[in-house]
């Protein structure tokens, strides 16, 4: 000094003026509002809306079937497709990354084009051996071979030695797989010993089988708004079991229905009308347990709620960064530079019922570490 | 704000169960005609809307991104 790895922090800061929209008191008023003081007013992703919840309404959310989603094991969590640890496999010299990481010996189905053969197969060229023909080269027919060639993305355990007419787990060492015993782990698994002579080619982000877990909608959910009539509304108790309605698709199940009596109420309002609407799995520090995720206890804080939708603009100082000047220094040099001045930048973006994650956009900074260069 | 569906030649569309990228209309080039149409013959045309993963192979199967478009306001 070049190339990288991973984790973390921060997304300027005070102040003044002028504005915007909300909350509180006050005053004033023509009751529509004005003014005046004081409080607080975007983000790490507020975004994609991909997931999982809270929260409301359909039945208190019920069976089955269909359907969708998740996939190494063990925590974590309100819950998750998220995280943390750890296995396994895979990249990388390396710090470290990455895995839709259950079944392919339950069935089905695909493997296009080339190849002989694409899944319980096969002889195209080779190579062996027998028979016939030929003078010979070679040919013909019949078998045996999967070692060698060749096609392919993928060829029926690998590779080495015996064996053999050639050859072939035929046999035997190694490795590989399969099963079974033991031994460590809570488990994924992992070691180690024994048999077997290889049986199980890939595809599951193809149908599909396992396991587990999902009811549907979404705050434009939903509730509510004086005062008069009438249609009527709701609760209770009876009586009828009924058509069609409803309750993501299908069936069952439920609800709803008819009527009667009591009882309570009684319907409107059309507006940027009011609640929902922000105190929450909250946020900040400190002990405590855990290897972490994470959790407990205390203590302390109250932090936008708009609705055609505010949360801006301007100048002061001043922090950060990049240049340049000018130089304190360091150094033999090359060059490095603190302080001052000056002059320029500061991304991506904008709440819209709330959380937790994930994913993507993005502009610095610090800290560890890794591999290589080059000089002492 | 919610909730969908869609992007394949110039248009407008198909492409089912993963292996060739088409069709109609329109261009262009000959013929036919005294010329134009109409017809007939022949032809050219693609980042399957990006990027990444699965698979031997992806317009098609998963994941992100991005551009169009529909629905959906108290209350009967």
């Nucleotide at each position: 000094g070049g190339a990288g790895a991973a984790a973390a922090u921060c997304g300027g800061a005070u102040g003044a003026u002028c504005g915007c929209g909300g909350g509180c008191a006050g005053a004033g008023u023509c009751u529509g509002c004005u003014c005046u003081g004081c409080c607080g007013g975007a983000g790490g992703a507020a975004a994609g809306u991909c997931c999982g919840a809270g929260c409301u309404c359909c039945a208190c959310a019920g069976g089955g079937c269909a359907g969708g989603a998740u996939g190494g094991u063990c925590g974590c969590u309100a819950a998750c497709g998220g995280c943390g640890a750890c296995c396994g496999g895979g990249g990388g010299c390396g710090a470290c990354c990455c895995c839709a990481g259950g079944g392919a010996a339950a069935g089905u189905g695909c493997c296009a084009c080339a190849g002989a053969a694409a899944a319980a197969a096969u002889a195209c060229c080779g190579c062996c051996c027998c028979g016939c023909c030929g003078c010979a080269a070679g040919g013909c027919g019949g078998g045996g071979u999967a070692a060698g060639g060749g096609u392919g993305a993928a060829a029926a355990g690998g590779c080495g030695a015996g064996g053999u007419a050639a050859g072939a787990g035929c046999u035997c060492a190694c490795c590989g797989c399969u099963u079974u015993u033991c031994c460590g782990g809570u488990g994924a698994c992992g070691g180690a010993a024994a048999a077997g002579g290889c049986a199980u080619g890939g595809u599951a982000a193809a149908c599909c089988c396992c396991a587990u877990c999902c009811g549907g909608a979404g705050c434009a959910a939903g509730a509510c708004c004086a005062a008069a009539u009438a249609g009527g509304a709701g609760a209770a108790c009876g009586u009828u079991u009924a058509a069609g309605g409803g309750c993501g698709g299908c069936c069952c199940g439920c609800c709803u229905g008819a009527u009667g009596u009591u009882c309570u109420c009684g319907g409107g309002u059309a507006g940027u009308g009011u609640c929902g609407c922000u105190a929450g799995a909250g946020g900040c520090g400190g002990c405590a347990g855990g290897c972490a995720a994470c959790u407990g206890c205390c203590g302390u804080c109250c932090c936008a709620g708009a609705u055609g939708a505010a949360u801006g603009a301007u100048c002061a100082u001043u922090g950060c960064c990049g240049c340049g000047u000018c130089c304190a220094g360091g150094g033999u040099a090359a060059c490095c530079g603190a302080a001052a001045c000056g002059c320029g930048g500061a991304a991506c973006a904008g709440a819209a019922c709330u959380c937790g994650g994930c994913u993507u956009a993005u502009g610095a900074u610090c800290u560890u570490c890794u591999c290589u260069c080059g000089u002492g | 704000g919610g909730g969908c569906g869609g992007g394949u030649a110039g248009c407008u569309c198909a492409g089912c169960u993963g292996g060739g990228a088409g069709a109609g209309c329109g261009c262009c080039a000959c013929g036919c005609u005294u010329a134009c149409a109409c017809c007939g013959u022949g032809g050219a045309u693609g980042u399957c809307a990006c990027a990444g993963g699965u698979u031997c192979g992806a317009g098609u199967c998963c994941u992100g991104u991005u551009c169009c478009g529909c629905c959906u306001a108290c209350c009967a």
Two RNAs folded together computationally: RNase P RNA and transfer RNA, 452 nucleotides in total. The prediction has a mean pLDDT of 76. Rfam match: Bacterial RNase P class A. Gene Ontology terms of the family: ribonuclease P activity, dimeric ribonuclease P complex and tRNA processing.